[in-house]
RNA sequence: CGCCGAUCUUCGGUGGAGAGCGGGGGAACCACUUGGGUCGCUUCGGCGGCCCGGGGGCGAAUCGUCACGUCAGUGACAUAGCGCUAGCUCUUUCUGCGCGAGCCCGUCAGCUAACCCCGCAGGCAUACGAAGGAGA
Numbered sequence: 001c002g003c004c005g006a007u008c009u010u011c012g013g014u015g016g017a018g019a020g021c022g023g024g025g026g027a028a029c030c031a032c033u034u035g036g037g038u039c040g041c042u043u044c045g046g047c048g049g050c051c052c053g054g055g056g057g058c059g060a061a062u063c064g065u066c067a068c069g070u071c072a073g074u075g076a077c078a079u080a081g082c083g084c085u086a087g088c089u090c091u092u093u094c095u096g097c098g099c100g101a102g103c104c105c106g107u108c109a110g111c112u113a114a115c116c117c118c119g120c121a122g123g124c125a126u127a128c129g130a131a132g133g134a135g136a
Stems, first nucleotide, its partner, number of pairs: 002124003009018003020120006030110001035052007053107001054108001055105004064077005081099004088135007
């Protein structure tokens, strides 16, 4: 000089505030019909405790196969999907190179106007290819 990502910027400075960029919850209408076992109570409609199975969110990071392992897991391959390949910006195709993780909620959340709540971190990098389009 650049890259991934919402994670930038201004004011102030004790805590903070604004602007901007993101995320979650939350009506009607529409959609869906997810709990099970056990104990106690019951006005027999249900209620409460315990246990089990769940369910959901951020993110590109999802569905698999094989091998090892008592299990938890580990490794390899492949894959939905994602990123980069710079010369002012955006974008299409080809080529090449990578990623295909992790974390959180806690039995609970569909969509969702008003409204409410939360985040603004972290991590990389010398790789200088090709053919176009639009704008400035």
This is a predicted structure of a 136-nucleotide RNA (c-di-AMP riboswitch aptamer (ydaO/yuaA leader)) from a soil metagenome. The RNAcentral record of the sequence draws on MGnify. Its mean pLDDT, the model's own confidence on a scale to 100, is 75.